Predicted 3D model of a 112-nucleotide RNA (SAM riboswitch aptamer (S box leader)) from Bacteroidetes bacterium UBA7688. NCBI's taxonomy places the organism under Bacteria, Pseudomonadati, Bacteroidota. Its mean pLDDT, the model's own confidence on a scale to 100, is 80.
């Protein structure tokens, strides 16, 4: 980088150095930002994807499942606003009303 699977409505900030962005490349919205944006460091958290532990059920075998608990150690990852909304199809409506799924993106696992 590509491609396969899963989730994407919940959660979770404080200081430091820095100086004008930022929120998904576009586009239109709307929003945050000098009461200090992005970047970086440095403590804390949050989740439970890998993991770890317990528990239930299966197995010839900690073999395999879980949409049950749980998180002290590791591997990631997140700690404004639904991935902030729209965008392309589909139904629905007085309405661009409202649902639904798509496509992108963003994480984890895994394959070459």
């Nucleotide at each position: 980088u590509a491609c396969u699977u899963a989730u994407u409505a919940a959660g979770a900030a404080a200081g430091g150095c820095a100086g004008a962005g930022g929120g998904u490349a576009a586009u239109g919205g709307c929003c945050c930002a000098u009461u200090g944006a992005a970047g970086c460091c440095u403590u804390a958290g949050c989740a439970a994807c890998c993991u770890u532990u317990u528990c239930a059920a299966u197995u010839c075998a900690g073999u395999u499942u879980g949409a049950a608990a749980a998180a002290c150690a590791g591997g990631u990852g997140c700690u404004a606003a639904u991935u902030c909304c729209a965008u392309c199809c589909u139904a629905u409506u007085u309405a661009u009303u409202u649902a639904g799924g798509g496509u992108a993106g963003a994480u984890a696992a895994g394959u070459c």